[in-house]
Context: one part of a larger RNA
RNA sequence: GGCACACGGUGGAUGCCUUGGUACCAGGAGCCGAUGAAGGACGUGGGAGCCUGCGAUAAGCCCCGGGGAGUUGGCAACCGAGCUAUGAUCCGGGGGUGUCCGAAUGGGGAAACCCGGCGGCAGUCAUGUGCCGUCACCUCCACCUGAACUCAUAGGGUGGUUGGAGGGAACGUGGGGAAGUGAAACAUCUCAGUACCCACAGGAAGAGAAAACAACAGUGAUUCCGUGAGUAGUGGUGAGCGAAAGCGGAUGAGGCUAAACCGUGCAUGUGUGAGACCCGGCAGGGGUUGCGUGUGCGGGGUUGUGGGGUUGAACUGUGUCAGUGCUGCCGCGCUGGCCAGGAGUGAUAAAUCGCUGCUGAAGUUGAAAGAUCUUGGAUGGUCUGGCGUAGAGGGUGCGACCCCCGUAGACGUCAGGUAGCGACUCUGGAGUUCUUCUCCCAAGUAGCACGGGGCCCGAGAAAUCCCGUGUGAAUCUGCCAGGACCACCUGGUAAGCCUAAAUACUCCCUGGUGACCGAUAGCGGAUCAGUACCGUGAGGGAAUGGUGAAAAGUACCCCGGGAGGGGAGUGAAAUAGUACCUGAAACCGUGUGCCU
Numbered sequence: 001g002g003c004a005c006a007c008g009g010u011g012g013a014u015g016c017c018u019u020g021g022u023a024c025c026a027g028g029a030g031c032c033g034a035u036g037a038a039g040g041a042c043g044u045g046g047g048a049g050c051c052u053g054c055g056a057u058a059a060g061c062c063c064c065g066g067g068g069a070g071u072u073g074g075c076a077a078c079c080g081a082g083c084u085a086u087g088a089u090c091c092g093g094g095g096g097u098g099u100c101c102g103a104a105u106g107g108g109g110a111a112a113c114c115c116g117g118c119g120g121c122a123g124u125c126a127u128g129u130g131c132c133g134u135c136a137c138c139u140c141c142a143c144c145u146g147a148a149c150u151c152a153u154a155g156g157g158u159g160g161u162u163g164g165a166g167g168g169a170a171c172g173u174g175g176g177g178a179a180g181u182g183a184a185a186c187a188u189c190u191c192a193g194u195a196c197c198c199a200c201a202g203g204a205a206g207a208g209a210a211a212a213c214a215a216c217a218g219u220g221a222u223u224c225c226g227u228g229a230g231u232a233g234u235g236g237u238g239a240g241c242g243a244a245a246g247c248g249g250a251u252g253a254g255g256c257u258a259a260a261c262c263g264u265g266c267a268u269g270u271g272u273g274a275g276a277c278c279c280g281g282c283a284g285g286g287g288u289u290g291c292g293u294g295u296g297c298g299g300g301g302u303u304g305u306g307g308g309g310u311u312g313a314a315c316u317g318u319g320u321c322a323g324u325g326c327u328g329c330c331g332c333g334c335u336g337g338c339c340a341g342g343a344g345u346g347a348u349a350a351a352u353c354g355c356u357g358c359u360g361a362a363g364u365u366g367a368a369a370g371a372u373c374u375u376g377g378a379u380g381g382u383c384u385g386g387c388g389u390a391g392a393g394g395g396u397g398c399g400a401c402c403c404c405c406g407u408a409g410a411c412g413u414c415a416g417g418u419a420g421c422g423a424c425u426c427u428g429g430a431g432u433u434c435u436u437c438u439c440c441c442a443a444g445u446a447g448c449a450c451g452g453g454g455c456c457c458g459a460g461a462a463a464u465c466c467c468g469u470g471u472g473a474a475u476c477u478g479c480c481a482g483g484a485c486c487a488c489c490u491g492g493u494a495a496g497c498c499u500a501a502a503u504a505c506u507c508c509c510u511g512g513u514g515a516c517c518g519a520u521a522g523c524g525g526a527u528c529a530g531u532a533c534c535g536u537g538a539g540g541g542a543a544u545g546g547u548g549a550a551a552a553g554u555a556c557c558c559c560g561g562g563a564g565g566g567g568a569g570u571g572a573a574a575u576a577g578u579a580c581c582u583g584a585a586a587c588c589g590u591g592u593g594c595c596u
Base pairs, nucleotide, nucleotide: 001595002594003593004592005591006590007589008588009587015581016546017545020517021516022514023513024512025511026510027509028508029506030505031167032166039101040100041099042055043054044053046079047078049075050074051073061095062094063093064092065091066090070083071082072081106115107114108113116135117134118133119132120131121130122129137164138163140160141159142158143157144156145155171202172200173199174198175197176196182189186236212219213218223250224249225248226247227246233241234240254498255497256496257442261299262298263297264296265295266294267293268292269291270290277286278285279331280330281329282328283327284326304476306441307440308439309437312434313433314432315431316430319338320337321336322335323334324333325332341427342426343425344424352423353422354421355420356419357418358417359416363411364410365409369384370383371382372381373380385402386401387391393405394404395403447471448470449469450468451467452466453465457483478493479492480491481490482489533540534539553580556567557566558565559564
């Protein structure tokens, strides 16, 4: 020095464990904010620090409800001083306080700071000072002022606004909008209207009650799923892209205006005619009451077997009171109140309250086992029992239905939610049929030309849909569509608006599940993590779990300066001693044997 065996050191693999994650399911919630949010800074305890809570009323104040014996949050003990059956601590609900920054909003500013005006109060001899309130901008409404330019308008001011502003994970709508890539190169094309940026909204959004499809038969708003179908198509006919009808399901809901016409207010133009006009008839009376245009309001009206309006007629129906249409009589209307009737907050108008039922916070109740043996310890073995609408799960010194918490079941109500009824609110006396007139039925619109976009559709024979520039109709004997275009036929009725559900998503709350992970795994983060640390910055971004059943965490003695160890003691175990479960390998030793 090598090999072998034994015993150690180092190291932290492996096994077992889990406080933490992860995926999904069900239910809930789906917003918060000038009444100051989200997120922070700084404070706050009798005693240093950090976390949690809270805000100068500062681990807390008040009220209501629950609960019932200890308690003053955690790391985390110790000391001190308290509170508590006059019900504390704790749990749920409501309220109060809530420094400073932050949309940040009195002005400024290098966030958490600086400096003010006005009103009130405190204090001072007075000033300084302190406390409370208030003071940003924009929109809208009302009022007051008020130029160029007489009226007017612009502008300015005052007051009011529970109007806006900012934040938020994904989902949604709209405005912009790539490239790597694929085409085995690359340009049309693709990736893709994707990523990304911006704006805005809601708990969903968007869409939506046919100017739709279809095909000689029919369907009947929209949305979503399955199928149709990788079909029909499109395509340097390359790569690729890629429908619709129909069928089967989920859900299910339909409404309101514009216009014609009538009435009325305002503005404006015109109007001396009594022959206009004042509801009709007769008589009297009035005298700018008239007519045209524009506009506001009320009635009317909303459709595609076309509808409505106007004129006239027929039929059915018509409770009551009051007022009114220049006057009187008759007729006919109009307005208002009450009643019958109808409807209702979910779009069609919109609030609030009461009663009853169900649900609903903290919470309450909730069955049944002993002996003996082994053991440090019984939940294990043996013997004899019991409960079960409960043998889910967890804990307890070892495999526990009967030890504890629970579980099945039963009970309880504040706020809130939901359903019904009532109050309440709205509406409320007309409707149907025929006829006449040819009055209305959404205009710089539809269409067309040119240039683009989007549709399965890349300009193609290219319809349908949407934009820009130009041009520019018709009103039902109309207009649009059925894939150029024309005819016939068929379907529909554009150029106004609203609309629940079925659908998408999960920052968040509650409960649950897993042939999901088990500390190099699982979220980056089981541990004080978006921390330490790195970077000017945008940004990047870790590591570290386990004594034991219980600290019983080794009194006392000895060696040593200490660290550390040897006895003694605790414990089932100390080679379980806080460098702590198990303790692999690399690596480093000691002892013995053999070889050289």

Large-subunit ribosomal RNA, domain I from Phytoactinopolyspora alkaliphila, 596 nucleotides, folded computationally.
Its mean pLDDT, the model's own confidence on a scale to 100, is 81.
NCBI's taxonomy places the organism under Bacteria, Actinomycetes, Jiangellales, Jiangellaceae, Phytoactinopolyspora.
The sequence was found in a public genome assembly.